This is a predicted structure of an 87-nucleotide RNA (c-di-GMP-I riboswitch aptamer) from Geobacter sp. DSM 9736.
[in-house]
RNA sequence: AUCCUCCGAACGUAAACCCGCUGUAAGGCGGGGACACAAAGCCACAGAUCCUGCGUUUCCGAAGAACAGGAUGGCUGGGCUGCCGGA
Numbered sequence: 001a002u003c004c005u006c007c008g009a010a011c012g013u014a015a016a017c018c019c020g021c022u023g024u025a026a027g028g029c030g031g032g033g034a035c036a037c038a039a040a041g042c043c044a045c046a047g048a049u050c051c052u053g054c055g056u057u058u059c060c061g062a063a064g065a066a067c068a069g070g071a072u073g074g075c076u077g078g079g080c081u082g083c084c085g086g087a
Stems, first nucleotide, its partner, number of pairs: 006086002012037002017032006035074001041080003045077003048072006056065003
C1' cells in the first nucleotide's frame, strides 16, 4: 500500500414519531428524538417500489397496462470515496 471482516476503542449517521418550512403529491429541508446501520458517505446507470399526468390505450366504469415527468441510496445490484488499533 492492497484485500477480507473478526475482537475492541474513539467517532459518525439518524428510523418511527412530534413541531416548523416547502411541494398537487410521492417526498425534501431544519429542530427535537433513537429504531437501526461497518459505509445507513456520495452518485438515479440497471431493476424494483412510490407519486403525478389538461394525456394515450384496454375496459360499462372503477381499476389495470404502457408511456412521459418526478421521488426513493435506510429496496437491491453497480460506480466512486473514507475512519480506527490488533489479527

NCBI's taxonomy places the organism under Bacteria, Pseudomonadati, Thermodesulfobacteriota, Geobacterales, Geobacter. The prediction has a mean pLDDT of 79. Its Rfam family is "c-di-GMP-I riboswitch aptamer". About the family: GEMM was predicted in a large-scale screen for bacterial structured RNA regulatory elements.